THF (Tetrahydrofolate) riboswitch aptamer, 101 nucleotides, folded computationally. It matches the Rfam family "THF (Tetrahydrofolate) riboswitch aptamer". About the family: Tetrahydrofolate (THF) riboswitch was first reported for Ames et al. as an RNA motif in 5' untranslated (5'-UTR)regions of folate transport and biosynthesis genes in Firmicutes genomes. The prediction has a mean pLDDT of 77.

[in-house]
RNA sequence: AACAGAGUAGGAUCUUAAGCGUUAAGUGCCCUUGAAACGGGGAGUUGUUCGGGGGACGAAAAGGUGCAAUCCUUGCGGUUUAGGAUCCGCAUCCCGCUGCC
Numbered sequence: 001a002a003c004a005g006a007g008u009a010g011g012a013u014c015u016u017a018a019g020c021g022u023u024a025a026g027u028g029c030c031c032u033u034g035a036a037a038c039g040g041g042g043a044g045u046u047g048u049u050c051g052g053g054g055g056a057c058g059a060a061a062a063g064g065u066g067c068a069a070u071c072c073u074u075g076c077g078g079u080u081u082a083g084g085a086u087c088c089g090c091a092u093c094c095c096g097c098u099g100c101c
Stems, first nucleotide, its partner, number of pairs: 003099003010088010020077003029055008040095004061074004
């Protein structure tokens, strides 16, 4: 040199807890705009994530306490955050690292 391999951010599913909504926000979808991150180093997309603006669609409540406001319980939501388990995992390019030789 060649060959083989490791490791990140992050993602998916399941699960636990605490919230939010159930007076419909959120999630998901489309358009537009801005930003960020992307193995140890560098570059980096038509990919990823997040924010702003606009648009279409759209729902599951039930029981109990109370004069009432409300509160409690059980549900429901492609709901939010955090913990746990499992699986996947640099778009790509160059260099580096480990093994082999």